The RNA shown here (transfer RNA) has 72 nucleotides and comes from an archaeon.

RNA sequence: GGCUCGGUAGCUCAGUGGUAGAGCAUUGCUUUCAUACGGCAGGGGUCGGGAGUUCAAUUCUCUCUCGAGCCA
Numbered sequence: 001g002g003c004u005c006g007g008u009a010g011c012u013c014a015g016u017g018g019u020a021g022a023g024c025a026u027u028g029c030u031u032u033c034a035u036a037c038g039g040c041a042g043g044g045g046u047c048g049g050g051a052g053u054u055c056a057a058u059u060c061u062c063u064c065u066c067g068a069g070c071c072a
Stems, first nucleotide, its partner, number of pairs: 001071007010024004018055001026042005048064005
């Protein structure tokens, strides 16, 4: 330098056009003499930045950036 894959909640990840979710973690309540486990409820997201297409973009296109891998 070229190619491929990826960047979504604190962490690991889903979501392939129509108001963004799960598990774990975290907070409160419940249970217990107490802790853990279990049960119930909640908080937490400019979906890596910018532009374009569209009535509508996490999703499609272009570009930049960061990470991983392959080739030279």

Its Rfam family is "tRNA". Rfam classes the family as a transfer RNA. Rfam describes the family as follows. Transfer RNA (tRNA) molecules are approximately 80 nucleotides in length. Rfam links the family to the GO term triplet codon-amino acid adaptor activity. Model confidence (mean pLDDT): 84 of 100.